[in-house]
RNA sequence: CAUGCCGCGCGCCACACCGGCUGCGAAGCCGGGCCGGAAAGCUCAGGGUCUUAGGAUGACAAGACAGCCGGGUUGCCUCU
Numbered sequence: 001c002a003u004g005c006c007g008c009g010c011g012c013c014a015c016a017c018c019g020g021c022u023g024c025g026a027a028g029c030c031g032g033g034c035c036g037g038a039a040a041g042c043u044c045a046g047g048g049u050c051u052u053a054g055g056a057u058g059a060c061a062a063g064a065c066a067g068c069c070g071g072g073u074u075g076c077c078u079c080u
Base pairs, nucleotide, nucleotide: 012037013036017032018031019030020029021028022027035067041073042072043071046069047068048065049064050063051062052061
């Protein structure tokens, strides 16, 4: 330095669900809650899933999800 397994501590986040608000919607925010997370911090011009009021169809387009995977980046601990 790299990889794997495992342990400890201070802490952190917050699934579902409930209440309120925003949005056409996916969903997001606040409060409660706590399934879980070792990045469940950040980042959407990688992939994927989801949404779309608008006369209809098709194409295009626009949007949501970082707690879907992954990339980039930052951070915490440090027994063996």

This is a predicted structure of an 80-nucleotide RNA (c-di-GMP-I riboswitch aptamer) from Methylococcus sp. EFPC2. The coordinates come from a structure-prediction model, not an experiment, and the mean pLDDT is 78. The source organism's lineage runs through Bacteria, Pseudomonadati, Pseudomonadota, Methylococcaceae and Methylococcus.